[in-house]
Context: one part of a larger RNA
RNA sequence: GGGUGAACGCUCGCGGUGUGGAUAAGGCAUGCAAGUCGUACGGUUUCAGAGUAGUGCUUGCACUACUUUGGAACAGUGGCGAACGGGGCAGUAAUAUAUGUCUAACCUACCCUAGAGUUGACAAUAACCUUGAGAAAUCAGGGCUAAUAGUCAAUAGAUCCAAGCUACACAAGUAGCUCUGGAUAAAGCCGAAAGGUGCUCUAGGAAGGGGGCAUAUCCGAUCAGCUAGUUGGUGAGGUAAUGGCUCACCAAGGCGAAGACCGGUAGGGGGCCUGAGAGGGUGUUCCCCGCCAAGGGCACUGAGACACGGGCCCUACUCCUACGGGAGGCAGCAGCCGAGAAUCUUCCGCAAUGGGCGAAAGCCUGACGGAGCGACACCGCGUGCCGGAAGAAGCCCUUCGGGGUGUAAACGGCUUUUGUAGGGGAAGAAGCCGUGAUUUCACGGUUGACGGUACCCUACGAAUAAGGGACGACCAACUUCGUGCCAGCAGUCGCGGUAAGACGAAGGUCCCAAGCGUUACCC
Numbered sequence: 001g002g003g004u005g006a007a008c009g010c011u012c013g014c015g016g017u018g019u020g021g022a023u024a025a026g027g028c029a030u031g032c033a034a035g036u037c038g039u040a041c042g043g044u045u046u047c048a049g050a051g052u053a054g055u056g057c058u059u060g061c062a063c064u065a066c067u068u069u070g071g072a073a074c075a076g077u078g079g080c081g082a083a084c085g086g087g088g089c090a091g092u093a094a095u096a097u098a099u100g101u102c103u104a105a106c107c108u109a110c111c112c113u114a115g116a117g118u119u120g121a122c123a124a125u126a127a128c129c130u131u132g133a134g135a136a137a138u139c140a141g142g143g144c145u146a147a148u149a150g151u152c153a154a155u156a157g158a159u160c161c162a163a164g165c166u167a168c169a170c171a172a173g174u175a176g177c178u179c180u181g182g183a184u185a186a187a188g189c190c191g192a193a194a195g196g197u198g199c200u201c202u203a204g205g206a207a208g209g210g211g212g213c214a215u216a217u218c219c220g221a222u223c224a225g226c227u228a229g230u231u232g233g234u235g236a237g238g239u240a241a242u243g244g245c246u247c248a249c250c251a252a253g254g255c256g257a258a259g260a261c262c263g264g265u266a267g268g269g270g271g272c273c274u275g276a277g278a279g280g281g282u283g284u285u286c287c288c289c290g291c292c293a294a295g296g297g298c299a300c301u302g303a304g305a306c307a308c309g310g311g312c313c314c315u316a317c318u319c320c321u322a323c324g325g326g327a328g329g330c331a332g333c334a335g336c337c338g339a340g341a342a343u344c345u346u347c348c349g350c351a352a353u354g355g356g357c358g359a360a361a362g363c364c365u366g367a368c369g370g371a372g373c374g375a376c377a378c379c380g381c382g383u384g385c386c387g388g389a390a391g392a393a394g395c396c397c398u399u400c401g402g403g404g405u406g407u408a409a410a411c412g413g414c415u416u417u418u419g420u421a422g423g424g425g426a427a428g429a430a431g432c433c434g435u436g437a438u439u440u441c442a443c444g445g446u447u448g449a450c451g452g453u454a455c456c457c458u459a460c461g462a463a464u465a466a467g468g469g470a471c472g473a474c475c476a477a478c479u480u481c482g483u484g485c486c487a488g489c490a491g492u493c494g495c496g497g498u499a500a501g502a503c504g505a506a507g508g509u510c511c512c513a514a515g516c517g518u519u520a521c522c523c
Base pairs, nucleotide, nucleotide: 001523002522003521004520006519007518008517009516010515013381014380015379016378017377018376019374020373026337027336028335030334031333032332035080036079037078040077041076043074044073045072046071047070048069049068050067051066052065053064054063055062056061057060087292088291089290096217097216098215099214100213101212102211103210106209107208108207111205112204113203114202115201116200117199118198119153120152121151122150128143129142130141131140132139133138159183160182161181162180163178164177165176166175167174168173188197189196190195218264219263220262225255226254227253230252231251232250233249234248235247236246237245267289268288269287270286271282272281273280274279294315295314296313297312298311317328318327319326320325345371347370348369349368353367354365355364356363357362384414385413386412387411394405395404396403397402419460420459421458422457423456424455428450431446432445433444434443435442436441467512468511469510470509471508472493473492474491478507479506480505481504482503488495489494
């Protein structure tokens, strides 16, 4: 000199863009943060229309029950999603990350392309009704019913297994072939229909993931030896898959001064800061990867989890209780307490972008888009401009002559960024609905949280807007008074004991400026 997620002191007019719990991975009141589909299914409630039967009668209405059509809402079965998105950095020095490479040792729901198929039958169960237990959470028994839920069977080959043959390799294996043998499928819904959309099997794609290898990746040798599933083999189990991953048996190996093992510290990278570079430091926001979800362990479901707002168990803590037993997990968004030098609103909206579900309309979305708070940072703007005395007053200094503040003010003229008031007023909108055409289009209607915001125009009036630090040397800027080794200053050297340019005040000056200084840390 530059830098910071800063803090502290004094000060403060505005806008834009960013950014804001770094400490206690401490504890949390309250609300919200993951649902959706009735074009999978049976029901319940309700509204409207039609029909049938009955009752009342004022003879064309009212009520009740049933059937049926259409709409709306609802709990349940079922499907998809909930493994994404969002948060944190505790652990991890290698099960991680970065770069390169291999997988002939692998998987992949939804999406795209292509081929083939979608036949028949059966048994249940929730909802509902009913009985019971319990304070509750919830649970148990009996009865009925549906499906794209479940089960059985048929059929199928480019799928799988076995056998045989051929080629490559000759170690395991891979690829191809066969009138060879065996195994495994399915579901419907909407529509008048055409058709649409699903479902099953197979091959390929896209995209995503699993696994292996190499190299690189902090400090300590006052850590020198470490290791029994340890190292390898055979066989088996397990997995989507290789493998001591696990197990039985066999062998005695494996690692290490190129630092094993142990201890400490730490998420890694893209990046960021500094520097001419080499390097040094760092890992906040944003992006990629990893790990975690009160502490610890476990599996279930599923294409995918050993699963933040799923389940089970143990522990600690909090809450409810009728004392028998139960409920909970903000390192999601806000917000509270605590500890701390220190870090924000219990805001608005799904209008946009993106995500989930749905045929769609749409619903959900504290992702996200916005607004709010903080000079926390960067950038920009303003606090006026021109004229105006050999120069007012005040204040300061003085050799008492004068000098400084100083064109500064007053005063005259001008402008209106900003401000206040009034008027106008967006872009961000693509879609969606209706009508007519019918893949493409036309016409009409309609959707904005921000926001009556940005921006534009008009009026008024210099009006609403300057501070902080320093002035002995380093280091730019000096005098007077007060004080008297006192009070105090100080980054270093050092100032202060009666004329202090170094303390305190005043005048003046210097440097920055909506900031200026101090402290901490990095180059």
The part of an RNA shown here (small-subunit ribosomal RNA, 5' domain) has 523 nucleotides and comes from a Patescibacteria group bacterium. It was read from a public genome assembly. Lineage of the source: Bacteria > Bacteria candidate phyla. It matches the Rfam family "Bacterial small subunit ribosomal RNA". Its family is annotated with ribosome and structural constituent of ribosome in the Gene Ontology. Model confidence (mean pLDDT): 86 of 100.